[in-house]
RNA sequence: GCCCGUUUAGCUCAGUGGUAGAGCGUCUGUCUCGUAAACAGAAGGUCAACAGUUCGAUCCUGUUAGUGGGCA
Numbered sequence: 001g002c003c004c005g006u007u008u009a010g011c012u013c014a015g016u017g018g019u020a021g022a023g024c025g026u027c028u029g030u031c032u033c034g035u036a037a038a039c040a041g042a043a044g045g046u047c048a049a050c051a052g053u054u055c056g057a058u059c060c061u062g063u064u065a066g067u068g069g070g071c072a
Stems, first nucleotide, its partner, number of pairs: 001071007010024004018055001026042005048064005
C1' cells in the first nucleotide's frame, strides 16, 4: 500500500427494516445470629462518527475512525 472481518449496557455476546435483549457484574429487598448461596426487584445504552436510501435504520449503501487478521 491492497483486501477481509469487526464496533450494541461495566465485561462477554444475541438481535437480517417497525418501541433494544440475555448471561455475568453492580445496587436494593427477602431469608440468616452473621456471611455466602438462593429468591424477588432495580439501575445502567446518543447501537463508534457523519452522510445517504426509506413512511420508518442497530440492521441496507458510502465515507471516516478504532480494533483484529491476510497478502505484498
Transfer RNA from Mesorhabditis belari, 72 nucleotides, folded computationally. Its Rfam family is "tRNA". The organism belongs to Mesorhabditis, within Eukaryota.